Annotation: This is a predicted structure of a 525-nucleotide part of an RNA (small-subunit ribosomal RNA, 5' domain) from an uncultured bacterium.
[in-house]
Context: one part of a larger RNA
RNA sequence: GACGAACGCUGGCGGCAGGCUUACACAUGCAAGUCGCACGAGAACGCUUUGGCUUUGCCAAGGCAAGUACAGUGGCGGACGGGUGCGUAUCGCGUAGAUAACCUGCCCUCAGGCGCGGGACAAUCACGGGAAACCGUGGCUAAUACCGCACGUCGUCUGGAUCCCGCAUGGGAACCAGAUGAAAGCCUUCGGGCGCCUUUGGAUGGGUCUGCGUUGGAUUAGCUUGUUGGUGAAGUAACAGCUCACCAAGGCAACGAUCCAUAGCUGGUCUGAGAGGACGAUCAGCCACACUGGGACUGAGACACGGCCCAGACUCCUACGGGAGGCAGCAGUGGGGAAUCUUGCACAAUGGGGUAACCCCUGAUGCAGCCAUGCCGCGUGGAGGAAGACACCCCUAUGGGGCGUAAACUCCUUUUCUGAACGAAGAGACCCCUGUAGGUUCAGGGCGCGACGGUAGUUCAGGAAUAAGCACCGGCUAACUCCGUGCCAGCAGCCGCGGUAAUACGGAGGGUGCAAGCGUUGUCC
Repeated sequence: GACGAACGCUGGCGGCAGGCUUACACAUGCAAGUCGCACGAGAACGCUUUGGCUUUGCCAAGGCAAGUACAGUGGCGGACGGGUGCGUAUCGCGUAGAUAACCUGCCCUCAGGCGCGGGACAAUCACGGGAAACCGUGGCUAAUACCGCACGUCGUCUGGAUCCCGCAUGGGAACCAGAUGAAAGCCUUCGGGCGCCUUUGGAUGGGUCUGCGUUGGAUUAGCUUGUUGGUGAAGUAACAGCUCACCAAGGCAACGAUCCAUAGCUGGUCUGAGAGGACGAUCAGCCACACUGGGACUGAGACACGGCCCAGACUCCUACGGGAGGCAGCAGUGGGGAAUCUUGCACAAUGGGGUAACCCCUGAUGCAGCCAUGCCGCGUGGAGGAAGACACCCCUAUGGGGCGUAAACUCCUUUUCUGAACGAAGAGACCCCUGUAGGUUCAGGGCGCGACGGUAGUUCAGGAAUAAGCACCGGCUAACUCCGUGCCAGCAGCCGCGGUAAUACGGAGGGUGCAAGCGUUGUCC
């Protein structure tokens, strides 16, 4: 000097930031949904009309509610966003490259297409099982769900012959023959719009590989059998012992292999004149993890935090047969600890998901609450005022000196404070109408939206009014006397102080330093 600090004493305000220990266990609520312009179906409460009856009223039918809600099939999204740092000394990260060894939903772009059929399964209905979670049997049904056939611009594969290029394996282009591979509709103002299938190129995002760098220990010296390489195959989006069969016996290591310990890495942060040293909170990039261990499914993408299956530990429900759960999301609880916050408001803005759109969802985010935890700013008044007042207190040589312009008093100001009034910016759009009109777009007009918040800010009124502490005073080190104590009680960062005049202990007066803080402790330079 610094700190995500803690503790002690003290405490007026504002702006901006920050808020961790046990990857310990978690009550409760919320954190991922959305689309009716893909599809079939479809209530009720309530209101009302009519009729009947055994008239506090009940029953039946119709209309509105309403093609609404809930539920279901289907599509997209739940792989993003958010959290944590367990593991990992590793191509994990950083940096520089490679991919002639690869993938890429949505988006942009190029070229073309979307014909004919079929059978189901949910929902629902009936029956049944179960305490529940949930499940079974039978029947009906739709689709942008599923399946078959066709057309084949084209893609892929195989074979043939041609050209061009390169960086080793090689890459690219056009031609012929064969094989194989598609699709879905919805809305419409009838103009079209949105979708679907195949293909080209792009963008974006990823996968993989490589050079170099990346903690300590030799009181760890040898390690390795899919190990190292080859051939063939399986497998992958892709290369590869990635996996398998066979063959060879290799591969790494004193330039530190292997083993042990510690640790997420980086941009950066702190310190330092620098070189360095230490650290890796907040913010940003990458990685890893999601109760512990393992596994795959779906999908463009996961081996998936709020998905599935298995095993384990733990907790809960149970009718004992069986089931349910996973806060290292946001709040919050217990525990641990010196120690770290509200079970808040809103989607108004920014961003994300769904949708044609309206709109819905969003503990991301924007805000508010708590905490002097930090940084920065402001204030606690200003000017005058000496009989240097009386007095308290302290010192004294008893003459006086200090506190001290300090106070009183006079004049002034109102930052703050209190009360009142006005009162934001953050809002641009989306959508609708008109015009250019066939649309995108553009121009004009309209509608309407603020959590923060009646906040910030402004104005008026009032009145010095509401606001100072902490540490130190032997030397280092700015600041001295008295009393008490008497090697006691105690102090102390180092030197050291205290045994009867202690500037070093305790108190007081005075002083010094910093100041809404000041000291102490801890850690790093």